[in-house]
RNA sequence: AACCGAAACGGCAAACCGGUCGUGAGGCCGGGACGCAAAGCCAUGGGUCUCGCAUUGCGAGAUCGCCAGGCCGCCGAAU
Numbered sequence: 001a002a003c004c005g006a007a008a009c010g011g012c013a014a015a016c017c018g019g020u021c022g023u024g025a026g027g028c029c030g031g032g033a034c035g036c037a038a039a040g041c042c043a044u045g046g047g048u049c050u051c052g053c054a055u056u057g058c059g060a061g062a063u064c065g066c067c068a069g070g071c072c073g074c075c076g077a078a079u
Base pairs, nucleotide, nucleotide: 002079004076005075011036012035016031017030018029019028020027021026034065040071041070042069044068045067046066047063048062049061050060051059052058053057
């Protein structure tokens, strides 16, 4: 350095509940842990979802814990 995901230190936090913002998908905060080695960041391509127009589409959004891509990155048993 590649690679891998054993161990450890730490980290994140699904469902659900409360609060709050949003027409909505959903966001944020607190509780809570199903899971996660990128479940860190970026809506770039695809997917899914929402709203509007009114149509086989267009526009505006949501989701990176759906997949791919890009950027960055902790530890170090085995290889």